The prediction has a mean pLDDT of 89.
The RNA shown here (c-di-GMP-I riboswitch aptamer) has 91 nucleotides and comes from an Anaerolineales bacterium.
Lineage of the source: Bacteria > Bacillati > Chloroflexota > Anaerolineae > Anaerolineales.
[in-house]
RNA sequence: UUCCGAUAACGGCAAACCUGUCGAAAGGCAGGGACGCAAAACCAUGGGUCUAAAGCCGCGCACAAGCGGCCAUGAUUGCCAGGUCACCGAA
Numbered sequence: 001u002u003c004c005g006a007u008a009a010c011g012g013c014a015a016a017c018c019u020g021u022c023g024a025a026a027g028g029c030a031g032g033g034a035c036g037c038a039a040a041a042c043c044a045u046g047g048g049u050c051u052a053a054a055g056c057c058g059c060g061c062a063c064a065a066g067c068g069g070c071c072a073u074g075a076u077u078g079c080c081a082g083g084u085c086a087c088c089g090a091a
Stems, first nucleotide, its partner, number of pairs: 004089002012037002017032006035078001041084003045081003048076003055070005
């Protein structure tokens, strides 16, 4: 240095839920809160999954309202893989 991950040490992050806020929604952000995490740090690059505003199609309709279907350019890194950076040092 790399691999690896301990009933080690210093620490770190923060699920669900609640409140506020942004958003059409999924979901994000802030505070509280801890289910857990050795990368639960960062990156939407590939796959998966979630949502469907706008758009298109159909029904409805004088026109609508409304309903349904398709569809990420939206989201998810605490779904998986990949990439980048990193604390400690037992076996």
The model forms 100% of the base pairs in the Rfam consensus.